[in-house]
Context: one part of a larger RNA
C1' cells in the first nucleotide's frame, strides 16, 4: 500500500455554511467517450510455457507452436455510465393557511433576598466550629422597625418538558429577526447529498482598552487540625465573575456514537400540529406527521450493551485509527498583544 476499523480497546473533526471534487430521481429520444463485439497491422530475437528433435542422460543446442493480457486504425452493438434535446413529479424549494417555544439582538420594567449606609428601639454579646480561635462588638454590634444606595442572579412554576447546528438559553414587557413543525396540494421542476481547502459561530479560564464592583472568591494574610499541613474547617481577602467594544479558539466542547437517504416486530409515558368516531362541555377511544423518553424482537456485539432517536440491513461523501513510552515533546512554519494554539517527527527503549 492493500486489508480491516473508529459508542468503552488505537480511531468521529467542538459546530455549522459552502468551493473545488466525488457521488447522484422517473420515463422518451439522439450521439458514442467510457463499455461490449468483429476485422486488420504491430507487440524484434534471445528468454519463459507447450510439443518435437541433436550431444549416452542432463544442463546446454536446434526446430514448430501457443501466449504476449498492450497500442494503433477500422466495422458494428446502445443495456449500463457519459454527453445533447425536449418532458414527468414521487427527492428538493416557493406560495397559501395555522398554532407551539428559556432561538437571537437591542431598550425598558418589577418583586424577593444579601451587602452598605442614615435613622428608631434595645443591650451585651455576636459570629463560627467537630471543637475552637482569629474576626465582630459599650465609639452600641448581633436581633429588630423605617427610609435610603447599589450590584448581581431571576424562588415558586420547572419536568428522563421547550428551543437552538454546535457552544448554549429560564422574571416581566416591547421592538426587530433567524428557524423548526402541522395543514393544503396552487408553484418551479432534480433545482439534491456530502463536503479536502476556505469562511463564521464557539462555555469556562485567560489577555487589551474604559466603566462597574452587592455577593462569591484564586492569588494572598490569619486563626485552627497536623509529626509538617504551602491543603481539607474558620476569619478576612485582590485579580476575576457584570457591561461595552478587541482579542484568545481550548475542553470529559460526550450521546466519549460525523452528516445524509432508505428499509427492518412489538408495548409504554410525553411535547408540539392534525384528523376520524363516539359523546356533547373542553373529555374519550383510533390514526397520521414531527420531536423527546423508557422497555423489548430479530439483527449486531468480545462483553457491557445498541435495537426505527441502532451500535440492525444497505448506499453516498468526508474525517480519523494502525503497539506502549519518549510525546501532543523537538526543529520548522502559520496565527495570537501575551499566554498560547495549529501543524507534527525521530533517535532511544519496551
Nucleotide at each position: 500500500c492493500u486489508g480491516g476499523g473508529u459508542g468503552u480497546a488505537a480511531a468521529g473533526g467542538g459546530a455549522g455554511c459552502g468551493u473545488a471534487g466525488a457521488c447522484g430521481g422517473c420515463a422518451a429520444u439522439g450521439c458514442a467517450a467510457g463499455u461490449c463485439u468483429g476485422g486488420a497491422g504491430u507487440g524484434a530475437a534471445a528468454g519463459a510455457c507447450c510439443g518435437g528433435g541433436g550431444c549416452c542422460c542432463a544442463a546446454c543446442c536446434c526446430c514448430g507452436g501457443g501466449c504476449g493480457u498492450g497500442c494503433u486504425c477500422u466495422g458494428g452493438a446502445a443495456a449500463c455510465u457519459g454527453u445533447g434535446u425536449g418532458g414527468c413529479u414521487g427527492g428538493a424549494g416557493u406560495g397559501c393557511g395555522g398554532g407551539a417555544g428559556g432561538g437571537g439582538u437591542a431598550a425598558g420594567c418589577g418583586g424577593a433576598a444579601u451587602u452598605c449606609c442614615u435613622g428608631g428601639u434595645g443591650u451585651a454579646g455576636c459570629g463560627g466550629u467537630g471543637a475552637a480561635a482569629u474576626g465582630c462588638g459599650u465609639a452600641g454590634a448581633u436581633a429588630u422597625c423605617a427610609g435610603g444606595a447599589g450590584g448581581a442572579a431571576c424562588a415558586c412554576c420547572g419536568g428522563c418538558g421547550g428551543c437552538g447546528a454546535a457552544g448554549g438559553c429560564g422574571g416581566c414587557u416591547u421592538a426587530c429577526u433567524g428557524g423548526a413543525c402541522c395543514g393544503u396540494g396552487a408553484c418551479u421542476g432534480a433545482c439534491g447529498u456530502u463536503g479536502a481547502g476556505g469562511c463564521u459561530c464557539g462555555a469556562a479560564a485567560g489577555c487589551g482598552u474604559g466603566g462597574g464592583g452587592a455577593g462569591c472568591a484564586a492569588a494572598c494574610a490569619g486563626g485552627a487540625u497536623u509529626a509538617g499541613a504551602u491543603a481539607c474547617c474558620c476569619u478576612g481577602g485582590u485579580a476575576g465573575u457584570c457591561c461595552a467594544c478587541g482579542c484568545c479558539g481550548u475542553a470529559a466542547a460526550c450521546g466519549a456514537u460525523g452528516a445524509u437517504u432508505a428499509c427492518u416486530a412489538g408495548g409504554u409515558g410525553u411535547c408540539c400540529g392534525g384528523g376520524a368516531u363516539g359523546a356533547a362541555a373542553g373529555c374519550a377511544u383510533c390514526c397520521c406527521g414531527g420531536g423527546u423518553g423508557c422497555c423489548g424482537c430479530a439483527g449486531c456485539a468480545a462483553a457491557c450493551g445498541c435495537a426505527a432517536u441502532a451500535a440492525g440491513u444497505a448506499a453516498u461523501c468526508c474525517a480519523c485509527c494502525u503497539g506502549g513510552g519518549g510525546a501532543g515533546u523537538a526543529c520548522g512554519u502559520u496565527c495570537g498583544c501575551a499566554a498560547g494554539a495549529a501543524u507534527g517527527a525521530a533517535a532511544c527503549u519496551c
This is a predicted structure of a 350-nucleotide part of an RNA (small-subunit ribosomal RNA, central domain) from an uncultured bacterium. Its Rfam family is "Bacterial small subunit ribosomal RNA". Its family is annotated with structural constituent of ribosome and ribosome in the Gene Ontology. The RNAcentral record of the full RNA draws on ENA.